Molecule: c-di-GMP-I riboswitch aptamer
Organism: Burkholderiales bacterium
RNA sequence: AAUCGAUAAUGGCAAACUCGUCGAAAGGCGGGGACGCAAAGCUUCUGGUCUAAGGGUGUCACACCUAUGACAGCAGGGUCGCCGAA
Numbered sequence: 001a002a003u004c005g006a007u008a009a010u011g012g013c014a015a016a017c018u019c020g021u022c023g024a025a026a027g028g029c030g031g032g033g034a035c036g037c038a039a040a041g042c043u044u045c046u047g048g049u050c051u052a053a054g055g056g057u058g059u060c061a062c063a064c065c066u067a068u069g070a071c072a073g074c075a076g077g078g079u080c081g082c083c084g085a086a
Base pairs, nucleotide, nucleotide: 004084005083012037013036017032018031019030020029021028022027035073041079042078043077045076046075047074048071049070050069054066055065056064057063058062
């Protein structure tokens, strides 16, 4: 340095649910809360998933299509990083 991660240490993050708040929604942010996580740090580059305001189409109280909206705790890639054979 690379790979790897075991009953170590120092610390970290925080699912569901819930309260507040923003949003058309998906979902985000903050408080509480811990299911889990060795990258559950960061990044939509690739695939995937969710939503469909606006736009489009139709057989128009409705249905369908569509991301410029989301998800990094769905994978892969990129990038940075703690500790170490307790």